[in-house]
């Protein structure tokens, strides 16, 4: 990629859990997703700590966007 079929992930919220926090992880749930699989390498959001503030340092988010790098199905 085909208003096509096979299988896949799971927003909100709730329940355990663990973290000061952003949030994660297990469970139920499905808003939506063709990489919503992986990488924090550029931007950029949050969150702690520091600073008068420019900003700095530790972290978070791959479901913000860009990139990088594996890959399941499939006519015409």
């Nucleotide at each position: 990629g085909a208003c096509a079929a096979a299988g896949g992930c799971a927003a909100a919220c709730c329940c355990a859990g663990g973290g000061u926090g952003a949030c994660c992880u297990g469970g139920g749930g499905a808003c939506g997703c063709a990489a919503a699989g992986c990488c924090a390498c550029g931007g950029g959001g949050c969150u702690c700590g520091g600073g008068g503030a420019a900003c700095c340092g530790a972290g978070u988010c791959a479901g913000c966007c860009g990139g990088g790098u594996u890959g399941c199905c499939g006519a015409a």

This is a predicted structure of a 76-nucleotide RNA (c-di-GMP-I riboswitch aptamer) from a soil metagenome. Model confidence (mean pLDDT): 87 of 100. The RNAcentral record of the sequence draws on MGnify.